Predicted 3D model of a 105-nucleotide RNA (SAM riboswitch aptamer (S box leader)) from Thalassovita sp. The sequence was found by an Rfam model in a public genome assembly. The source organism's lineage runs through Bacteria, Pseudomonadati, Alphaproteobacteria, Roseobacteraceae and Thalassovita.
Parts: sequence; structure tokens; C1' cells
RNA sequence: UACUUAUCAAGAAAGACUGAGGGAUUGGGCCCGAUGAAGUCUUGGCAACCUGAAUUAAUUUAAGGUGCCAAUUCCCAUCCUGUUUCGAGCAGGAAGAGAUGAGUG
Repeated sequence: UACUUAUCAAGAAAGACUGAGGGAUUGGGCCCGAUGAAGUCUUGGCAACCUGAAUUAAUUUAAGGUGCCAAUUCCCAUCCUGUUUCGAGCAGGAAGAGAUGAGUG
């Protein structure tokens, strides 16, 4: 980096350094931010995808490998369905995009 596959309404923050942005990308909305954003480090925690351990299994555990710790993946964008005379709006579903794990090349 490409493909396959599973999951994505739950859960989980303090300190130090630093100093203005951040919430993936584009557009729109909304929100977070000098009462300190993003980043780095330390410590802590959440979760249970892979390995391990207990176990026939279900299940449990949380030692190892990842991951994660504002808001549903913050919301919308495309399509379908319902509601509606139509439209708008609203509700539901799917797709697309993205994130993470596992596997393959």
C1' cells in the first nucleotide's frame, strides 16, 4: 500500500513539556479550545479483535500484541422505503467514505 472479513448507539483521564488550533478528506452545520487545541512523554484507565491462561464448549480472565479514552464514525451529503397532494421536514434501511482488528498478497 491493495484485497478479504468482522465491528463501529456502550465504555474509559490525570500530570509534565509545548502554545493555536482541533473534530479524517471536500462542502454545509454544529461543537471543543488560552479555565490551554493539536502534538510528544509519563502514569492511569476502557475494551476484549488476535495470542495466552482456566474450560469439552458456552463462558471467564486480562498476562502478551494492537486499539481506544468530548459529542453515534459529532451530524448531513448518494440511493430506497414510509409519512406528505407535491415539496420541505421527519423516521427507518442500504450504499459510499473512514477508523480499528484479523487474515492474505